[in-house]
Context: one part of a larger RNA
RNA sequence: GGCAUACGGCGGAUGCCUAGGCUUCUAGAGACGAAGAAGGACGUGAUAAGCUGCGAAAAGCUACGGGGAGGUGCACAUGACCAUUGAUCCGUAGAUAUCCGAAUGGGGCAACCCGGCAUGUUGAAGACAUGUCAUCCGAAAGGAGGUUAACCCGGGGAACUGAAACAUCUAAGUACCCGGAGGAAGAGAAAACAAUAGUGAUUCCCUCAGUAGUGGCGAGCGAACGGGGAAUAGCCCAAACCGAUUUUGUUUCGGCAAGGUCGGGGUUGUAGGACUGCGACGUAAGAUGCAUAAUUAAGCUGAACCUACUGGAAAGUAGGACCAUAGGGGGUGAUAGUCCCGUAAGCGUAGCGUUAUGUUAUUUUUAGCAGUAUCCUGAGUAGGGCGGGACACGUGAAAUCCUGUCUGAAUCUGCCAGAACCAUCUGGUAAGGCUAAAUACUCCUAGAAGACCGAUAGUGAACAAGUACCGUGAGGGAAAGGUGAAAAGCACCCUGAAUAAGGGAGUGAAAUAGUACCUGAAACCGUGUGCCU
Numbered sequence: 001g002g003c004a005u006a007c008g009g010c011g012g013a014u015g016c017c018u019a020g021g022c023u024u025c026u027a028g029a030g031a032c033g034a035a036g037a038a039g040g041a042c043g044u045g046a047u048a049a050g051c052u053g054c055g056a057a058a059a060g061c062u063a064c065g066g067g068g069a070g071g072u073g074c075a076c077a078u079g080a081c082c083a084u085u086g087a088u089c090c091g092u093a094g095a096u097a098u099c100c101g102a103a104u105g106g107g108g109c110a111a112c113c114c115g116g117c118a119u120g121u122u123g124a125a126g127a128c129a130u131g132u133c134a135u136c137c138g139a140a141a142g143g144a145g146g147u148u149a150a151c152c153c154g155g156g157g158a159a160c161u162g163a164a165a166c167a168u169c170u171a172a173g174u175a176c177c178c179g180g181a182g183g184a185a186g187a188g189a190a191a192a193c194a195a196u197a198g199u200g201a202u203u204c205c206c207u208c209a210g211u212a213g214u215g216g217c218g219a220g221c222g223a224a225c226g227g228g229g230a231a232u233a234g235c236c237c238a239a240a241c242c243g244a245u246u247u248u249g250u251u252u253c254g255g256c257a258a259g260g261u262c263g264g265g266g267u268u269g270u271a272g273g274a275c276u277g278c279g280a281c282g283u284a285a286g287a288u289g290c291a292u293a294a295u296u297a298a299g300c301u302g303a304a305c306c307u308a309c310u311g312g313a314a315a316g317u318a319g320g321a322c323c324a325u326a327g328g329g330g331g332u333g334a335u336a337g338u339c340c341c342g343u344a345a346g347c348g349u350a351g352c353g354u355u356a357u358g359u360u361a362u363u364u365u366u367a368g369c370a371g372u373a374u375c376c377u378g379a380g381u382a383g384g385g386c387g388g389g390a391c392a393c394g395u396g397a398a399a400u401c402c403u404g405u406c407u408g409a410a411u412c413u414g415c416c417a418g419a420a421c422c423a424u425c426u427g428g429u430a431a432g433g434c435u436a437a438a439u440a441c442u443c444c445u446a447g448a449a450g451a452c453c454g455a456u457a458g459u460g461a462a463c464a465a466g467u468a469c470c471g472u473g474a475g476g477g478a479a480a481g482g483u484g485a486a487a488a489g490c491a492c493c494c495u496g497a498a499u500a501a502g503g504g505a506g507u508g509a510a511a512u513a514g515u516a517c518c519u520g521a522a523a524c525c526g527u528g529u530g531c532c533u
Base pairs, nucleotide, nucleotide: 001532002531003530004529005528006527007526008525009524015518016482017481020453021452022450023449024448025447026446027445028444029442030441031147032146039100040099041098042055043054044053046078050074051073061094062093063092064091065090066089070082071081072080105114106113107112115133116132117131118130119129120128121127135144136143137142151182152180153179154178155177156176162169166216192199193198203230204229205228206227207226213221214220234434235433236432237378241264242263243262244261245260246259247258248257249256250255269412271377272376273375274374275371276370277369278368284365285364286363287362288361289359290358291357292356293355294354295353299347300346301345305320306319307318308317309316321338322337323327329341330340331339383407384406385405386404387403388402389401390400414429415428416427417426418425469476470475489517492504493503494502495501
């Protein structure tokens, strides 16, 4: 020095565990904010660095309700206290709530600086206290502003990429930016489809169908009709006409005309309405209120087991019992239906809210028959030219929809559509508005679950984690879990300079479980012994 073997050191794999995650489902909620939010700064404890809570009334104050023996957060110590005259704790409702921040008296390098006015200290002040003073919209009352995960609507709007290059095209109206709203949004009661038969607002799903089409007919893009389902709900104005009121013009002062505002009326395509005549004062529905009931906070009741053995410990094993509308789950010194918390089931209440039923009170809406002369039925609109865009459809034979620009009708014997266009036929009634449900999503709350993870996994984060740390900054971004059933966390003695470390002693089932703490692999480093060199 090598090999073997035994025992160690170092190291932290593996096994087991879970306090944390991940993904769904069900139900709720879907907002907060000038009554000052979201988010912060600084404070606040007997001692107090961090986290949490709170705000100069500062780990808290008040009231009511619950609860019933301990309590002064994480946090295990000391001290001082509180509590059956009911504390701590839980729920609901209040009070307080510094400074910054939309930040709003003015300013500003956020958490700071400096003012005006009123009142008071006060007789006075360059001092202090309290209140108030931003902008925009609105006649005023009042409202707005900012934040917020996704979903939604609108205004703008790429490129990489694909086309095996690339320019039309694609990616894609995607990403991204801006504006706006709601718990959903948007759409929506046919100027719709269809085809000689019919359907009957919108939305969503399955299909039709990768079909018809479109396409440097390349890459690609890609319907509709019809069928089957989910859910269903329909309405209101403008106008004609009538009335009130007001303004203007005109006047022969009687009025007349035009316009504005308000009320009645009226709302559609087998056209309807006004108007004229007749008839009725009903029917049905909704909202608000009231009553009752249910639901609803903390919470309450809640069945049934003992003995022996092993063991540190019984829930294990053995024997014999019991409950079950409860044998879901968790804990307890190993594996517990009957030990504890619970579970099934039942009970419970303030306030707010929701739902259901009833009701009368108030209030809103809603109807018929006939006649058809006259009047009304949405105009810079429909349509057209040019240029674009949207439609599955790239300008094409291109209908339909939107419009930057130039034009520009008809008035029910009207007008639009049925894929250029024309005719016949059919369907509808534009140029005003509202509308639940079926649908989309999950920052958040509660419950349930998992052929999801188990500390290099699962969130970046099971721990003082968006922390430490890095960066001027935008931003980047970790590592780090486990003694034991219980601290019983090693009194006392010894070695030692020692509060290091170790040896005894003691605790414990175990200390090679000693806080560098479960298990403790390998690499790597030693010591003893054997063999070889």
Predicted 3D model of a 533-nucleotide part of an RNA (large-subunit ribosomal RNA, domain I) from Phaeocystidibacter marisrubri. It matches the Rfam family "Bacterial large subunit ribosomal RNA". The coordinates come from a structure-prediction model, not an experiment, and the mean pLDDT is 83. The RNAcentral record of the full RNA draws on Rfam.